[in-house]
Context: one part of a larger RNA
RNA sequence: GCCAACGAGUCUCUUUUAUCAAUUUGUCUAAGCGCUUACGGCGUGGAGGCAUAGGGAAACCAAGUCUUAAUAGGGCGAAUAUGAUUGAUGGAAGAGGACCCGAAGCCAGACGAGCUUGCCAUGACCAGGGUGAAACUUUCAGAAAUGAAAGUGGAGGCCCGAACCCGUUUGUCGUGCAAUUCAUUGGGAUGAGUUGUGGCAAGGAGUGAAAAGCUAAUCGAGUUUGGUAAUAGCUGGUUCUUCCCGAAAUAGUUUUAGGACUAGCCUCUCUGAUUAGUAUUUUGGAGGUAGAGCACUGAAAGGGUUGCUGCGGCUUCGGCUAGGCAUCUCUAUCAAACUCCGAAUGCCAAAAUAUAUACAGAGGGAGUCAGACAGUGGGAGCGAAGUUCCAUUGUCGCGAGGGAAACAGCCCAGAUCGUCAUCUAAGGUCCCUAAAUCUAAACUAAGUGUUAGUAAGGAGGUGAAAUUUCUCAGAUAGCUAGGAGGUUAGCUUAGAAGCAGCUAUCCUUUAAAAAGUGCGUAACAGCUUACUAGUUAAGAGAUUUUGCGCCGAAGAUUUCCGGGACUCAAGUUUAGUACCGAAGAUAUGGGAUUAUUACUUUUGUAAUAAUCGGUAGGGAAGCGUUUCUAUUGCACUGAAGUCAAAUCGUGAGAUUUGGUGGAGCGAUAGGAAGUGAGAAUGUUGGC
Numbered sequence: 001g002c003c004a005a006c007g008a009g010u011c012u013c014u015u016u017u018a019u020c021a022a023u024u025u026g027u028c029u030a031a032g033c034g035c036u037u038a039c040g041g042c043g044u045g046g047a048g049g050c051a052u053a054g055g056g057a058a059a060c061c062a063a064g065u066c067u068u069a070a071u072a073g074g075g076c077g078a079a080u081a082u083g084a085u086u087g088a089u090g091g092a093a094g095a096g097g098a099c100c101c102g103a104a105g106c107c108a109g110a111c112g113a114g115c116u117u118g119c120c121a122u123g124a125c126c127a128g129g130g131u132g133a134a135a136c137u138u139u140c141a142g143a144a145a146u147g148a149a150a151g152u153g154g155a156g157g158c159c160c161g162a163a164c165c166c167g168u169u170u171g172u173c174g175u176g177c178a179a180u181u182c183a184u185u186g187g188g189a190u191g192a193g194u195u196g197u198g199g200c201a202a203g204g205a206g207u208g209a210a211a212a213g214c215u216a217a218u219c220g221a222g223u224u225u226g227g228u229a230a231u232a233g234c235u236g237g238u239u240c241u242u243c244c245c246g247a248a249a250u251a252g253u254u255u256u257a258g259g260a261c262u263a264g265c266c267u268c269u270c271u272g273a274u275u276a277g278u279a280u281u282u283u284g285g286a287g288g289u290a291g292a293g294c295a296c297u298g299a300a301a302g303g304g305u306u307g308c309u310g311c312g313g314c315u316u317c318g319g320c321u322a323g324g325c326a327u328c329u330c331u332a333u334c335a336a337a338c339u340c341c342g343a344a345u346g347c348c349a350a351a352a353u354a355u356a357u358a359c360a361g362a363g364g365g366a367g368u369c370a371g372a373c374a375g376u377g378g379g380a381g382c383g384a385a386g387u388u389c390c391a392u393u394g395u396c397g398c399g400a401g402g403g404a405a406a407c408a409g410c411c412c413a414g415a416u417c418g419u420c421a422u423c424u425a426a427g428g429u430c431c432c433u434a435a436a437u438c439u440a441a442a443c444u445a446a447g448u449g450u451u452a453g454u455a456a457g458g459a460g461g462u463g464a465a466a467u468u469u470c471u472c473a474g475a476u477a478g479c480u481a482g483g484a485g486g487u488u489a490g491c492u493u494a495g496a497a498g499c500a501g502c503u504a505u506c507c508u509u510u511a512a513a514a515a516g517u518g519c520g521u522a523a524c525a526g527c528u529u530a531c532u533a534g535u536u537a538a539g540a541g542a543u544u545u546u547g548c549g550c551c552g553a554a555g556a557u558u559u560c561c562g563g564g565a566c567u568c569a570a571g572u573u574u575a576g577u578a579c580c581g582a583a584g585a586u587a588u589g590g591g592a593u594u595a596u597u598a599c600u601u602u603u604g605u606a607a608u609a610a611u612c613g614g615u616a617g618g619g620a621a622g623c624g625u626u627u628c629u630a631u632u633g634c635a636c637u638g639a640a641g642u643c644a645a646a647u648c649g650u651g652a653g654a655u656u657u658g659g660u661g662g663a664g665c666g667a668u669a670g671g672a673a674g675u676g677a678g679a680a681u682g683u684u685g686g687c
Stems, first nucleotide, its partner, number of pairs: 001687006011096014026050003032044005054061002064076004099237002102234001106227006117201009126191001128160003131156001135152007164188003170183002203219001205215003240622006250263005264368002266365007277355009291341001292339002297335003301331004306326004312321003371396010401412003416590004421586003427580003430564003436577001438576006449566002457551002461548010478535005484508003489503003514529001518527002591612009623676001625673010641660008
């Protein structure tokens, strides 16, 4: 991991509610006792319970009573039965282990010091080498005390280093040789040393050269048994079918925030109702939002007027003036906590129309209290977030189908079942890929684009529109020719001659030609332009608006529109006609639910209309397993079980036939449950 078996809302009492049954002017018996065909039944038994009167804390009073000074008012009652009682079954609540499994823990009694800690008693062990304390002896010095030297000596939690004890470093091992080893390296090694045997001390206690260490691979309180099914607002699991309806993720309160109670929203039953509900239209209302405005409250820009001030500046010392504050006024503004104004929606009410219980009340049962995204209006944030907090609508949640390549929350659309039928929605129609290489007219050349999105700024890209200037009296571009003289203007300067710089910028000849537009020279020279003529020949120039493109434009698996690929598109814009396209609609056939009507012996049948997605959850009807009672059957001419096939039923399932098997097993009507497994790191067994 798989397979098989086992494995979770049960039982008792009390209360409440629904249905059914019994009794009834009350009702029911309990224990006990008697009888009996004895896990049972029958009889007896009225003790007692509930009901029959309530109110009050009570005394107490009583169809009333309590409150109160009150006979005021008010609360709870009375007036009678769809009433009361008892029992059974179903739902729910409470007390119990209370649907099942699951703690860490708490308390009590025992068992442990053969591991380890400390202590006690009695034993054992420590190769070899080094150092050389005290003391003593001898000699020498000294009056002596004493000192020196040599020798003897053999001290020490002394030194080096085996056994022994330990465990510093690194490696090895890490399903190991081993639940701590092995190798290497290292520390102690006559001592606070090591060790054998026996003994003593224990669970809030021991022992501890103290690490909360150790107390049998267990220690911030050992192990074991019991209290014990401890408790778990937490996690996991909770077993057959079909049918009807179908949520919530909100408010208030909470030692409350991942829990709960009440309300809201769901479901079932009963009752009520002059439509009371919802939608649309009309009519009538309240309001101060969006917008707008500046009349108030404030903010704030510029100008003017008047008053006060004026430390700076000027001053003839009288003042004047920049500036500041305030009033008035003009222009243009701003505001969630401003309003002279003021919508649309929404809200309230009435009427009409439509719908057909959608409404209200009473009662039984819930679940929900982590919501998510999207559009719109707002708060917070950075007008950040797949952010967060509200309001409102939608979808998901609990919703499948088609589209968006893929994609809970986007677009279309709500799946009762069947059909190799039809029509459409969103979205599409070259191929992948169903359907237009469709029609008409344009644009784009950037592979822009076929994608959801991208700035300021820049540009003789290109299309459209508008305004305007020049032009056969010849425009614009091109070509041919000219482009001169005073003069090298003056100044400056080494030089400055149109062209380093400064000043001025005249006159003449002319068809025209600047005291010079740009190159150039050291300075000249040279080239060129403005300007002019001729030639050619019909358009040329400027500005504004706009469509589509270009640059600006940098990212991490792979260039990339989903891909191939596409250029009078298969891109973009405009108009149009076809077609494809869903579980939508239609057609046709079947089923179910609810309501109404008709028929009908119970009970159902038929018609019509509406409906049949669904988590939590409510309701309804069934299937199957074991066993008991009654009735009735099958079976060695083959029961149960098992394998296979066929048939029937919406389904849980059922029946039949054949094989195997070899002794018990059903059906019908009821009763009772140890009654249905795929999940619980489930339990046991097998592989």

A computed fold for a 687-nucleotide part of an RNA from a bioreactor metagenome, annotated as large-subunit ribosomal RNA, domain II. The RNAcentral record of the full RNA draws on SILVA. The coordinates come from a structure-prediction model, not an experiment, and the mean pLDDT is 83. It matches the Rfam family "Bacterial large subunit ribosomal RNA". Rfam links the family to the GO terms ribosome and structural constituent of ribosome.